[in-house]
Context: one part of a larger RNA
RNA sequence: CUAGGCGUAAAGCGCGUGUAGGCGGAUGCCUAAGUCUGCUGUGAAAUCUCCCGGCUCAACUGGGAGGGGUCGGUGGAUACUGGGCGUCUUGAGUGAGGUAGGGGGUGCCGGAAUUCCUGGUGUAGCGGUGAAAUGCGUAGAUAUCAGGAGGAACACCGGUGGCGAAGGCGGGCACCUGGGCCUUUACUGACGCUGAGACGCGAAAGCUAGGGGAGCAAACAGGAUUAGAUACCCUGGUAGUCCUAGCUGUAAACGAUGAUGACUAGGCGUGGGAGGUAUCGACCCCUUCCGCGCCGACGCUAACGCAUUAAGUCAUCCGCCUGGGGAGUACGGCCGCAAGGUUAAAACUC
Numbered sequence: 001c002u003a004g005g006c007g008u009a010a011a012g013c014g015c016g017u018g019u020a021g022g023c024g025g026a027u028g029c030c031u032a033a034g035u036c037u038g039c040u041g042u043g044a045a046a047u048c049u050c051c052c053g054g055c056u057c058a059a060c061u062g063g064g065a066g067g068g069g070u071c072g073g074u075g076g077a078u079a080c081u082g083g084g085c086g087u088c089u090u091g092a093g094u095g096a097g098g099u100a101g102g103g104g105g106u107g108c109c110g111g112a113a114u115u116c117c118u119g120g121u122g123u124a125g126c127g128g129u130g131a132a133a134u135g136c137g138u139a140g141a142u143a144u145c146a147g148g149a150g151g152a153a154c155a156c157c158g159g160u161g162g163c164g165a166a167g168g169c170g171g172g173c174a175c176c177u178g179g180g181c182c183u184u185u186a187c188u189g190a191c192g193c194u195g196a197g198a199c200g201c202g203a204a205a206g207c208u209a210g211g212g213g214a215g216c217a218a219a220c221a222g223g224a225u226u227a228g229a230u231a232c233c234c235u236g237g238u239a240g241u242c243c244u245a246g247c248u249g250u251a252a253a254c255g256a257u258g259a260u261g262a263c264u265a266g267g268c269g270u271g272g273g274a275g276g277u278a279u280c281g282a283c284c285c286c287u288u289c290c291g292c293g294c295c296g297a298c299g300c301u302a303a304c305g306c307a308u309u310a311a312g313u314c315a316u317c318c319g320c321c322u323g324g325g326g327a328g329u330a331c332g333g334c335c336g337c338a339a340g341g342u343u344a345a346a347a348c349u350c
Base pairs, nucleotide, nucleotide: 003322004321005320006319007304008303012318014201015200016199017198021194022193023192025088026087027086028085029084030083031082033081034080035077036076037075038074039073040072041071042069048066049065050064051063052062053061054060091191092188093187094186095184096183097182098181099180103177104176105175106174107173108172109171110154115149116148117147118146119145120144121143125136126135162169163168206247207246208245209244210243211242215241216240220236221235222234223233258317259316260315261314262313263312266295267294268293269292270291271290272289273288274287275286276285299306300305323350324349325348332343333342334341335340
């Protein structure tokens, strides 16, 4: 450079905001950069192709012609692309009126349960297991009642249900705050899509400092099991789990499926709206918009399966793959307090 690919075979960045760049709706006029075309210049010689000739032929060689370009100049064409000016509303956005929601942040509050403490009742066991033992208990446990302390998580509702870009989000109330959807078609008038870098967010574990510590529980100790048992089971138990501030930046960060737009049979269910029909009214029923699911036509697929939420048919842009191991490793760079992360080979080997 070219080609084929990326759900499960290698391959979609964890997710977003967005710079450069790439790409970009309808219509009119101008321009003529891209594009197409005439003429002209140049594209040395040799080489290449064709014709004619010279060595007896050929190789070789002489002559002529042709071909050869992201080329220069000049004249023209204007469908498409670009540039300029104008108009438009369907893309995008704004307004107005509604609306659902565990979307985010802060503060306050609540009840159930576990544990601990104090007191009452009460007496010999409790606990635990496959069976046991370690452990707890006559210094009165377990059980039960009353009171208190403290931390963490919020049963039922709860749903193949909702919200969020993803990670993720669930007791109640208040305040602050982001986004969506529907109706209306009033306004702007292409303001758009994607997005290398960059910046931000990013479960759990881990790290720093300070708090907190009920339950759970790596490590650790003990008891069992076993040939052994650095395990599975049991009794304990520290980091941690929680809060504040900062760091880390990873994951089966998964739909293992990048984003946006258009087009291509349907059926069923469900969440949020709007309209119609019906009715005393709420339902029911019909139409329509947005979401979440199930099943399926065409089509696609190696198959499994996907199938208007595409893995179908197209378009634009980005990321990524190129046999297995070595290896997501070494070295170097960058980042990090560290743990490590990120970028990322080769020898060798099959």
Molecule: small-subunit ribosomal RNA, central domain
Organism: Elusimicrobia bacterium GWA2_69_24